About this RNA:
The part of an RNA shown here (large-subunit ribosomal RNA, domain VI) has 271 nucleotides and comes from a Candidatus Omnitrophota bacterium. Rfam family: Bacterial large subunit ribosomal RNA. The prediction has a mean pLDDT of 85.
Context: one part of a larger RNA
RNA sequence: CGUUAGGAUAUUUGAAGGGGAGUUCUCUUCAGUACGAGAGGACCUAGAGAAACAAACCAAUGGUGUUCCGGUUGUCCUGCCAAGGGCAAUGGCCGGGUAGCUAUGUUUGGAAGGGAUAAGCGCUGAAAGCAUCUAAGUGCCAAGCCCCCCCCAAGACUAAAUAUCCCUGGGUCGCAAGACCCUGUAGGCUGGUCGUAGACUACGACUUUAAUAGGCGUAAUGUGUAAGAUCCGUAAGGAUUUAAGCUAAUACGUACUAAUCAGCCAAUCGG
Numbered sequence: 001c002g003u004u005a006g007g008a009u010a011u012u013u014g015a016a017g018g019g020g021a022g023u024u025c026u027c028u029u030c031a032g033u034a035c036g037a038g039a040g041g042a043c044c045u046a047g048a049g050a051a052a053c054a055a056a057c058c059a060a061u062g063g064u065g066u067u068c069c070g071g072u073u074g075u076c077c078u079g080c081c082a083a084g085g086g087c088a089a090u091g092g093c094c095g096g097g098u099a100g101c102u103a104u105g106u107u108u109g110g111a112a113g114g115g116a117u118a119a120g121c122g123c124u125g126a127a128a129g130c131a132u133c134u135a136a137g138u139g140c141c142a143a144g145c146c147c148c149c150c151c152c153a154a155g156a157c158u159a160a161a162u163a164u165c166c167c168u169g170g171g172u173c174g175c176a177a178g179a180c181c182c183u184g185u186a187g188g189c190u191g192g193u194c195g196u197a198g199a200c201u202a203c204g205a206c207u208u209u210a211a212u213a214g215g216c217g218u219a220a221u222g223u224g225u226a227a228g229a230u231c232c233g234u235a236a237g238g239a240u241u242u243a244a245g246c247u248a249a250u251a252c253g254u255a256c257u258a259a260u261c262a263g264c265c266a267a268u269c270g271g
Stems, first nucleotide, its partner, number of pairs: 001155001006166007017152004023051006035040001053109005061103004068096005073088006113147003120140004169182005187265004191207005212258003215254005222246002228241005
């Protein structure tokens, strides 16, 4: 820009088309049956599991988690003690670990079914009084083909459908058709606070009629019993206060802070 009554918001349909998937094995049963002198040993049916692959996910099992908690060595600093901080190849080393992200973890999938077929097997049947699956006619049959399953998809120009919302004003020129301007509805964009969304863009949430982010409060989770004080010990150290203190990304709540003020686009042909 198009999608002809105009302008919007939301939810869909799925033509033609495109993409994905499509795997295999073992065991039980049938049955030690059919078959076979025996040795051996089935089809079909029903059921159970496994491997690899794929998708989704993080409740559990684990991993990571660069500073959430703790321990600890050396050295320097905060005047000293105590308590802390810095550095140790940009985590000093070590023990754990929330959210998120993850697999080796969990769940699910391949199916079943329909149509037309290949090789193949047929029925009826002439040419050719027989025979013949084929010449006319007609049936069965594959992991393959087309559907069915999942995803994309109305720029599908036959440009689709459904629901809902808004307006039918004013002015100038013109005989009219039409052109231009004003107003600025529904709605949208910009701006801003952000995100389980993201390279950018896009997408999604919110923007005071507000829980969008931060802060704060209460929890959760993690770590593992803070500092100070008192007591015991010559001391290193230990005990009590104390399941303490601290606690990222989590949950709920709370307008304290920031989402200010605003600008722009956008209908009026026709009925």